[in-house]
RNA sequence: GUCCCCGUAGCUCAACGGAUAGAGUACUGGCCUCCGGAGCCAGAGGUGCAGGUUCGAUUCCCGCCGGGGACG
Numbered sequence: 001g002u003c004c005c006c007g008u009a010g011c012u013c014a015a016c017g018g019a020u021a022g023a024g025u026a027c028u029g030g031c032c033u034c035c036g037g038a039g040c041c042a043g044a045g046g047u048g049c050a051g052g053u054u055c056g057a058u059u060c061c062c063g064c065c066g067g068g069g070a071c072g
Stems, first nucleotide, its partner, number of pairs: 001071007010025004018055001027043005048064002051061002
């Protein structure tokens, strides 16, 4: 330099182009309890950046950024 894959919650991962972007774990609060780090309930937390297509984009297209791989 060329090509391929990936980027979603603190972490690990889901999500035919469509309804409110979910799950586990972690975190916060409450309940329970002799105590709580166990159990139960609730809550907060998110699509790498900028454009395009579309009635509608996490999803499709272009560029950039970051990570991984192959080739030279």
Molecule: transfer RNA
Organism: Candidatus Omnitrophota bacterium